[in-house]
RNA sequence: GGAGUCGGCCGGACAGUCGCUCCGGCCUUGCGCCGGGGAGGAAAGUCCGGGCUCCGCAGGGCAGGGUGCCAGGUAACGCCUGGGGGGCGCGAGCCUACGGAAAGUGCCACAGAAAACAUACCGCCUAAGCGCUUCGGCGCCGGCAAGGGUGAAAAGGUGCGGUAAGAGCGCACCGCGCGGCCGGUAACGGUUCGCGGCACGGUAAACCCCACUCGGAGCAAGACCAAAUAGGGAAGCAAGCGGGUUCGCCCGCAGCGCGCGGCCCGCGCGUGUUUCCGGGUAGGUCGCUCGAGGCGCACGGUGACGUGCGUCCCAGAUGGAUGACUGUUCCCGACAGAACCCGGCUUACAGGCCGGCUCCCACG
Repeated sequence: GGAGUCGGCCGGACAGUCGCUCCGGCCUUGCGCCGGGGAGGAAAGUCCGGGCUCCGCAGGGCAGGGUGCCAGGUAACGCCUGGGGGGCGCGAGCCUACGGAAAGUGCCACAGAAAACAUACCGCCUAAGCGCUUCGGCGCCGGCAAGGGUGAAAAGGUGCGGUAAGAGCGCACCGCGCGGCCGGUAACGGUUCGCGGCACGGUAAACCCCACUCGGAGCAAGACCAAAUAGGGAAGCAAGCGGGUUCGCCCGCAGCGCGCGGCCCGCGCGUGUUUCCGGGUAGGUCGCUCGAGGCGCACGGUGACGUGCGUCCCAGAUGGAUGACUGUUCCCGACAGAACCCGGCUUACAGGCCGGCUCCCACG
RNA backbone atom coordinates (compact mmCIF):
# COMPACT_ATOMS: atom_id res chain seq x y z
C1' G A 1 0.00 0.00 0.00
C1' G A 2 -3.87 -3.57 -1.18
C1' A A 3 -7.54 -7.30 0.13
C1' G A 4 -10.47 -9.18 4.07
C1' U A 5 -12.76 -10.26 8.88
C1' C A 6 -14.96 -9.06 13.69
C1' G A 7 -16.78 -5.49 17.26
C1' G A 8 -18.45 -0.59 18.91
C1' C A 9 -20.51 4.33 17.74
C1' C A 10 -22.92 8.62 15.04
C1' G A 11 -27.55 9.37 12.13
C1' G A 12 -26.43 17.18 10.38
C1' A A 13 -24.77 21.51 13.76
C1' C A 14 -25.73 26.52 15.74
C1' A A 15 -28.90 30.94 16.34
C1' G A 16 -33.61 33.60 15.99
C1' U A 17 -39.13 33.98 15.36
C1' C A 18 -44.04 31.77 15.55
C1' G A 19 -46.78 27.40 17.11
C1' C A 20 -48.35 22.22 19.67
C1' U A 21 -48.35 19.14 24.14
C1' C A 22 -47.19 17.65 29.36
C1' C A 23 -45.41 19.10 34.33
C1' G A 24 -44.35 22.87 38.20
C1' G A 25 -45.01 27.95 40.05
C1' C A 26 -47.63 32.77 40.06
C1' C A 27 -51.68 35.88 39.84
C1' U A 28 -55.38 40.11 37.64
C1' U A 29 -58.28 32.62 36.38
C1' G A 30 -56.81 34.28 30.89
C1' C A 31 -56.77 29.22 25.39
C1' G A 32 -52.51 34.40 30.61
C1' C A 33 -47.25 34.86 32.21
C1' C A 34 -42.55 32.51 33.88
C1' G A 35 -39.46 28.05 34.18
C1' G A 36 -38.61 22.96 32.66
C1' G A 37 -39.42 18.10 29.61
C1' G A 38 -40.93 16.40 24.62
C1' A A 39 -39.49 9.86 19.57
C1' G A 40 -35.80 5.64 17.63
C1' G A 41 -31.66 2.50 16.73
C1' A A 42 -34.83 0.39 14.81
C1' A A 43 -40.44 3.76 17.97
C1' A A 44 -41.38 -1.14 12.51
C1' G A 45 -42.87 -6.68 11.81
C1' U A 46 -46.09 -8.33 16.06
C1' C A 47 -42.25 -13.56 15.58
C1' C A 48 -40.69 -15.43 20.75
C1' G A 49 -40.27 -14.55 26.36
C1' G A 50 -41.89 -11.96 30.82
C1' G A 51 -44.34 -8.16 34.10
C1' C A 52 -49.37 -6.33 34.93
C1' U A 53 -54.99 -7.23 34.59
C1' C A 54 -59.42 -10.25 34.24
C1' C A 55 -61.36 -15.23 33.67
C1' G A 56 -60.45 -20.47 34.65
C1' C A 57 -58.00 -24.08 37.84
C1' A A 58 -58.04 -30.27 43.89
C1' G A 59 -54.70 -33.75 41.72
C1' G A 60 -53.50 -36.77 37.59
C1' G A 61 -54.05 -38.39 32.55
C1' C A 62 -55.35 -38.07 27.11
C1' A A 63 -55.24 -34.87 22.93
C1' G A 64 -52.58 -30.62 20.91
C1' G A 65 -48.44 -26.94 20.48
C1' G A 66 -43.28 -25.74 21.25
C1' U A 67 -38.14 -26.84 22.14
C1' G A 68 -34.03 -30.54 20.95
C1' C A 69 -25.17 -31.36 21.37
C1' C A 70 -23.14 -29.73 26.59
C1' A A 71 -22.47 -26.19 30.54
C1' G A 72 -23.65 -21.44 32.21
C1' G A 73 -26.38 -16.44 32.26
C1' U A 74 -31.38 -14.51 32.98
C1' A A 75 -37.63 -12.68 35.71
C1' A A 76 -38.10 -15.75 31.33
C1' C A 77 -37.08 -17.25 26.29
C1' G A 78 -36.98 -20.33 20.48
C1' C A 79 -32.39 -15.07 23.36
C1' C A 80 -27.21 -14.44 24.99
C1' U A 81 -22.17 -16.31 26.58
C1' G A 82 -18.47 -20.10 26.73
C1' G A 83 -17.34 -24.98 25.02
C1' G A 84 -17.87 -29.75 21.89
C1' G A 85 -19.06 -32.28 17.03
C1' G A 86 -19.71 -31.42 11.64
C1' G A 87 -19.02 -28.22 7.15
C1' C A 88 -16.46 -23.89 4.51
C1' G A 89 -12.07 -20.62 4.25
C1' C A 90 -4.50 -20.21 3.34
C1' G A 91 -6.08 -17.28 7.60
C1' A A 92 -8.65 -13.77 10.95
C1' G A 93 -13.22 -15.99 10.97
C1' C A 94 -18.15 -17.77 9.27
C1' C A 95 -22.39 -21.42 9.02
C1' U A 96 -24.85 -25.31 11.71
C1' A A 97 -33.18 -27.84 14.21
C1' C A 98 -26.75 -30.95 15.87
C1' G A 99 -31.70 -36.34 20.36
C1' G A 100 -33.23 -41.39 18.29
C1' A A 101 -32.80 -44.86 11.63
C1' A A 102 -29.97 -52.71 15.53
C1' A A 103 -38.88 -49.98 18.19
C1' G A 104 -42.48 -49.83 14.06
C1' U A 105 -44.44 -47.58 9.37
C1' G A 106 -43.73 -44.78 4.92
C1' C A 107 -40.71 -42.69 0.96
C1' C A 108 -36.06 -42.77 -2.24
C1' A A 109 -37.77 -39.32 -9.22
C1' C A 110 -34.68 -40.77 -13.70
C1' A A 111 -31.23 -44.39 -14.77
C1' G A 112 -30.15 -49.21 -13.29
C1' A A 113 -30.00 -56.34 -12.68
C1' A A 114 -30.94 -54.52 -7.96
C1' A A 115 -32.83 -48.62 -3.81
C1' A A 116 -32.68 -52.89 0.87
C1' C A 117 -35.04 -60.11 4.95
C1' A A 118 -30.45 -57.84 -1.57
C1' U A 119 -29.78 -58.82 -6.61
C1' A A 120 -27.23 -60.46 -11.54
C1' C A 121 -27.41 -56.75 -17.46
C1' C A 122 -22.42 -57.17 -19.36
C1' G A 123 -18.80 -60.12 -17.23
C1' C A 124 -15.52 -64.05 -14.55
C1' C A 125 -15.14 -69.60 -13.67
C1' U A 126 -15.89 -74.90 -15.37
C1' A A 127 -12.97 -77.86 -9.77
C1' A A 128 -17.25 -81.58 -8.67
C1' G A 129 -21.86 -84.03 -11.51
C1' C A 130 -24.29 -85.15 -16.49
C1' G A 131 -24.41 -85.30 -21.97
C1' C A 132 -21.78 -84.71 -26.66
C1' U A 133 -16.97 -84.61 -28.90
C1' U A 134 -13.17 -84.05 -34.62
C1' C A 135 -10.21 -84.84 -27.58
C1' G A 136 -9.05 -78.62 -28.95
C1' G A 137 -13.44 -78.06 -26.49
C1' C A 138 -19.03 -77.26 -26.49
C1' G A 139 -23.62 -77.61 -23.88
C1' C A 140 -26.43 -78.60 -19.37
C1' C A 141 -26.51 -78.38 -14.15
C1' G A 142 -24.12 -74.84 -11.54
C1' G A 143 -20.56 -71.36 -8.82
C1' C A 144 -18.98 -65.87 -8.13
C1' A A 145 -19.63 -60.69 -7.17
C1' A A 146 -13.31 -59.28 -8.34
C1' G A 147 -13.95 -55.99 -13.00
C1' G A 148 -17.46 -52.95 -16.34
C1' G A 149 -21.96 -50.18 -16.56
C1' U A 150 -26.40 -46.97 -13.85
C1' G A 151 -27.16 -43.53 -10.05
C1' A A 152 -27.13 -38.26 -5.36
C1' A A 153 -26.49 -42.92 -2.97
C1' A A 154 -24.88 -49.99 -4.60
C1' A A 155 -23.86 -53.65 1.34
C1' G A 156 -16.10 -51.23 4.42
C1' G A 157 -10.75 -49.70 1.93
C1' U A 158 -5.55 -51.30 0.50
C1' G A 159 -2.30 -55.40 0.17
C1' C A 160 -0.99 -60.50 0.74
C1' G A 161 -2.69 -65.35 1.09
C1' G A 162 -6.39 -68.38 -0.82
C1' U A 163 -9.46 -70.38 -5.03
C1' A A 164 -11.79 -73.40 -10.82
C1' A A 165 -13.08 -68.25 -10.42
C1' G A 166 -14.07 -65.50 -6.26
C1' A A 167 -15.50 -63.58 -1.58
C1' G A 168 -13.63 -60.80 5.71
C1' C A 169 -13.05 -66.88 3.37
C1' G A 170 -8.14 -66.13 6.36
C1' C A 171 -4.31 -62.57 7.83
C1' A A 172 -1.76 -57.47 8.36
C1' C A 173 -2.68 -52.28 8.35
C1' C A 174 -6.49 -48.39 8.01
C1' G A 175 -11.59 -47.59 9.12
C1' C A 176 -15.98 -49.12 12.22
C1' G A 177 -18.69 -50.98 16.68
C1' C A 178 -18.53 -52.47 21.92
C1' G A 179 -15.82 -52.56 26.53
C1' G A 180 -11.80 -50.89 29.68
C1' C A 181 -8.39 -47.00 31.00
C1' C A 182 -6.94 -41.66 30.88
C1' G A 183 -8.51 -36.24 30.45
C1' G A 184 -12.94 -33.14 30.93
C1' U A 185 -18.66 -30.77 35.45
C1' A A 186 -20.54 -32.32 30.66
C1' A A 187 -21.10 -32.56 25.35
C1' C A 188 -16.84 -34.97 23.83
C1' G A 189 -11.69 -36.16 23.07
C1' G A 190 -7.38 -39.54 23.50
C1' U A 191 -5.69 -44.65 23.70
C1' U A 192 0.71 -48.19 22.34
C1' C A 193 -5.20 -51.94 25.88
C1' G A 194 -8.95 -55.95 25.02
C1' C A 195 -13.00 -58.04 22.22
C1' G A 196 -15.97 -58.39 17.51
C1' G A 197 -14.81 -59.99 10.78
C1' C A 198 -17.89 -56.12 10.49
C1' A A 199 -23.74 -56.78 12.57
C1' C A 200 -29.26 -53.73 9.38
C1' G A 201 -27.75 -47.34 2.72
C1' G A 202 -30.31 -42.54 3.13
C1' U A 203 -34.46 -39.79 4.98
C1' A A 204 -37.45 -37.88 11.53
C1' A A 205 -38.38 -28.68 9.36
C1' A A 206 -42.01 -37.74 6.92
C1' C A 207 -45.32 -40.28 10.48
C1' C A 208 -43.33 -41.75 14.89
C1' C A 209 -40.34 -42.68 19.63
C1' C A 210 -37.74 -40.26 23.76
C1' A A 211 -36.69 -36.03 27.08
C1' C A 212 -38.09 -31.22 28.78
C1' U A 213 -41.87 -27.59 28.64
C1' C A 214 -46.74 -25.00 27.82
C1' G A 215 -54.24 -22.80 31.05
C1' G A 216 -57.10 -18.75 28.11
C1' A A 217 -57.64 -13.69 26.74
C1' G A 218 -55.45 -9.11 26.41
C1' C A 219 -54.66 -1.75 28.48
C1' A A 220 -60.76 -1.44 23.61
C1' A A 221 -57.05 -5.74 29.90
C1' G A 222 -59.32 -3.91 34.15
C1' A A 223 -60.95 -0.50 38.44
C1' C A 224 -63.68 3.89 40.22
C1' C A 225 -67.14 8.33 39.92
C1' A A 226 -71.58 9.23 37.49
C1' A A 227 -76.11 13.36 33.93
C1' A A 228 -80.15 10.77 31.25
C1' U A 229 -83.66 6.72 29.68
C1' A A 230 -86.18 1.87 30.25
C1' G A 231 -87.23 -1.77 33.61
C1' G A 232 -86.66 -3.11 39.28
C1' G A 233 -87.04 -2.29 44.90
C1' A A 234 -88.49 0.56 49.58
C1' A A 235 -91.13 4.41 52.29
C1' G A 236 -94.73 8.61 52.77
C1' C A 237 -99.19 10.84 50.79
C1' A A 238 -103.61 10.13 47.67
C1' A A 239 -106.85 6.36 46.11
C1' G A 240 -114.88 9.44 45.91
C1' C A 241 -119.81 7.48 43.66
C1' G A 242 -122.47 4.06 40.39
C1' G A 243 -122.61 -0.10 36.97
C1' G A 244 -120.49 -4.54 34.62
C1' U A 245 -117.06 -8.69 35.26
C1' U A 246 -113.99 -14.35 33.03
C1' C A 247 -112.21 -11.08 39.80
C1' G A 248 -107.05 -9.77 36.09
C1' C A 249 -109.85 -5.50 35.44
C1' C A 250 -113.35 -2.54 32.25
C1' C A 251 -117.05 1.49 31.49
C1' G A 252 -119.55 6.02 33.06
C1' C A 253 -119.73 10.22 36.44
C1' A A 254 -117.01 13.27 39.92
C1' G A 255 -111.97 15.30 41.26
C1' C A 256 -107.18 17.05 39.37
C1' G A 257 -103.90 18.75 35.15
C1' C A 258 -103.57 20.54 30.02
C1' G A 259 -105.82 22.68 25.40
C1' C A 260 -109.92 25.86 22.95
C1' G A 261 -111.91 30.57 25.78
C1' G A 262 -111.63 37.23 28.91
C1' C A 263 -114.92 34.24 32.47
C1' C A 264 -118.89 30.53 33.24
C1' C A 265 -121.21 26.53 30.79
C1' G A 266 -119.60 23.19 27.25
C1' C A 267 -116.20 20.08 24.31
C1' G A 268 -111.47 17.32 23.64
C1' C A 269 -107.11 14.93 25.76
C1' G A 270 -104.45 12.93 29.90
C1' U A 271 -104.28 10.85 34.90
C1' G A 272 -101.54 8.32 40.88
C1' U A 273 -97.67 11.54 43.10
C1' U A 274 -93.05 12.68 46.01
C1' U A 275 -88.42 11.09 48.00
C1' C A 276 -84.67 7.44 48.42
C1' C A 277 -82.12 2.92 46.96
C1' G A 278 -80.38 0.52 42.87
C1' G A 279 -78.92 0.49 37.82
C1' G A 280 -75.38 1.86 34.59
C1' U A 281 -75.42 5.09 29.14
C1' A A 282 -73.07 9.85 27.66
C1' G A 283 -69.05 11.99 30.07
C1' G A 284 -64.95 11.99 33.52
C1' U A 285 -60.89 9.82 36.67
C1' C A 286 -57.36 5.95 37.44
C1' G A 287 -54.48 2.11 35.05
C1' C A 288 -50.01 5.75 32.55
C1' U A 289 -45.04 5.53 33.16
C1' C A 290 -39.61 5.46 38.72
C1' G A 291 -38.40 1.09 35.65
C1' A A 292 -35.92 -6.68 35.80
C1' G A 293 -34.37 2.01 34.54
C1' G A 294 -29.95 5.27 32.46
C1' C A 295 -24.82 6.82 33.45
C1' G A 296 -20.05 6.47 36.17
C1' C A 297 -16.67 3.83 39.37
C1' A A 298 -14.97 -0.48 42.12
C1' C A 299 -14.98 -5.74 42.80
C1' G A 300 -16.03 -11.09 41.11
C1' G A 301 -16.27 -13.89 36.38
C1' U A 302 -12.69 -16.18 30.06
C1' G A 303 -17.63 -14.25 28.99
C1' A A 304 -22.98 -13.53 28.94
C1' C A 305 -23.72 -11.40 33.63
C1' G A 306 -23.75 -10.43 38.93
C1' U A 307 -22.77 -7.51 43.54
C1' G A 308 -21.80 -2.82 45.96
C1' C A 309 -21.41 2.55 46.00
C1' G A 310 -22.42 7.27 43.82
C1' U A 311 -25.43 10.06 40.60
C1' C A 312 -29.70 11.36 37.23
C1' C A 313 -35.32 11.71 36.28
C1' C A 314 -35.43 11.12 30.64
C1' A A 315 -42.68 11.80 26.11
C1' G A 316 -47.29 10.13 28.38
C1' A A 317 -51.38 12.07 24.40
C1' U A 318 -57.01 10.16 23.92
C1' G A 319 -59.10 13.67 17.34
C1' G A 320 -54.28 11.87 19.56
C1' A A 321 -48.31 16.98 20.87
C1' U A 322 -42.88 16.68 19.25
C1' G A 323 -43.89 21.21 13.79
C1' A A 324 -43.10 25.49 10.40
C1' C A 325 -40.20 29.65 8.66
C1' U A 326 -35.54 32.48 8.33
C1' G A 327 -30.16 32.98 8.61
C1' U A 328 -25.03 30.89 8.95
C1' U A 329 -22.22 26.54 8.02
C1' C A 330 -20.70 21.37 6.45
C1' C A 331 -19.42 16.05 3.45
C1' C A 332 -26.39 18.81 1.73
C1' G A 333 -28.68 14.63 5.54
C1' A A 334 -30.87 7.38 4.82
C1' C A 335 -34.59 4.08 7.00
C1' A A 336 -38.42 5.69 9.54
C1' G A 337 -42.30 8.10 14.03
C1' A A 338 -44.24 6.36 20.65
C1' A A 339 -49.95 4.81 22.45
C1' C A 340 -49.47 -0.38 29.07
C1' C A 341 -44.30 -1.58 30.04
C1' C A 342 -39.79 -4.45 29.63
C1' G A 343 -35.97 -8.41 27.55
C1' G A 344 -34.86 -10.47 22.71
C1' C A 345 -35.06 -11.83 17.48
C1' U A 346 -35.93 -10.36 12.50
C1' U A 347 -36.37 -6.76 8.75
C1' A A 348 -35.21 -1.42 6.63
C1' C A 349 -31.19 2.19 6.54
C1' A A 350 -27.75 7.88 2.43
C1' G A 351 -23.33 8.66 4.50
C1' G A 352 -19.49 8.62 8.17
C1' C A 353 -16.12 7.61 12.57
C1' C A 354 -13.17 4.39 15.94
C1' G A 355 -10.77 -0.10 17.45
C1' G A 356 -8.98 -5.52 17.41
C1' C A 357 -7.27 -9.28 14.17
C1' U A 358 -5.83 -12.01 9.39
C1' C A 359 -3.62 -12.62 4.44
C1' C A 360 -0.68 -10.66 0.28
C1' C A 361 2.97 -7.21 -1.91
C1' A A 362 6.96 -3.60 -1.54
C1' C A 363 10.72 -0.97 1.14
C1' G A 364 13.98 -0.09 5.47